c-di-GMP-I riboswitch aptamer from Candidatus Loosdrechtia aerotolerans, 97 nucleotides, folded computationally. It was read from a public genome assembly, where an Rfam model found it.
RNA sequence: UCACGAUAAUGGCAAACCUCAAGUGAUUGGGGGACGCAAAGGAAAGGGUCUUUAUAAUACGACGAGAUGUUAUUAUAAAGAUAGCCUUGCUACCGAA
Numbered sequence: 001u002c003a004c005g006a007u008a009a010u011g012g013c014a015a016a017c018c019u020c021a022a023g024u025g026a027u028u029g030g031g032g033g034a035c036g037c038a039a040a041g042g043a044a045a046g047g048g049u050c051u052u053u054a055u056a057a058u059a060c061g062a063c064g065a066g067a068u069g070u071u072a073u074u075a076u077a078a079a080g081a082u083a084g085c086c087u088u089g090c091u092a093c094c095g096a097a
Base pairs, nucleotide, nucleotide: 004095005094012037013036017032018031019030020029021028022027035084041090043088045087046086047085048082049081050080051079052078053077054076055075056074057073058072059071
């Protein structure tokens, strides 16, 4: 130095939940709070998941029927969210085996 990661040292981060704020929403930011984390530091490039909008199909309900409208699901497209879902690449503290 690289790999690796301890019942070591110095420190760090902060899930759920509560609260204030931003957003149609996923979610995010501040404060409280700790489930956990050796990159739980930073980056949406790939996959996953989630949200919104549009279109199409299917189903349900209303109607005599159709058109139309509403709701739900699925697919496609666009725009987003998530780095504490995984991969990737970037940076970093300590040093037992």